Predicted 3D model of a 118-nucleotide RNA (FMN riboswitch aptamer (RFN element)). Its mean pLDDT, the model's own confidence on a scale to 100, is 79. The sequence was found by an Rfam model in a public genome assembly.

């Protein structure tokens, strides 16, 4: 140093200010936020993870869950930088990506620490 094997730890942001009603953080102008792995540094390229159903031991299958495009630099970039778009599980309440509630959970992963053998 490498390889399996245990334990443990951690592991999600957001509706400022108004309008309208009898009620809206849900409508309506507007405002904010973006999990993990790859890969040029990516919510909207691949992939995984939370929710729901059927078989169920693991786990498999499926629905649902989505969104990008122009220029520019550069050996490389739908990830940088500009500009304009767009997306968001169920349940409950005036219709919710942001409140409330399953959740003091669950889990993609990330990391410690110790131990055994070659």
């Nucleotide at each position: 140093g490498a390889u399996a094997a245990a334990a443990c730890u951690c592991a999600g942001g957001g509706c400022a200010a108004g309008g309208u009603g009898a009620a809206a953080u849900u409508c309506c102008u507007g405002a904010c936020c973006g999990g993990c792995g790859g890969u040029a540094a990516a919510c909207c390229c691949c992939g995984c993870g939370a929710a729901c159903u059927g078989c169920g031991u693991a786990g498999c299958a499926g629905u649902a869950u989505g969104a990008a495009c122009u220029a520019g630099u550069g050996a490389a970039a739908u990830u940088c930088u500009a500009g304009u778009g767009g997306c968001g599980a169920c349940a409950g309440u005036a219709a919710a990506g942001u409140c409330u509630g399953g959740a003091u959970g669950g889990a993609a992963g990330a990391g410690u620490u110790c131990u055994u053998u070659a």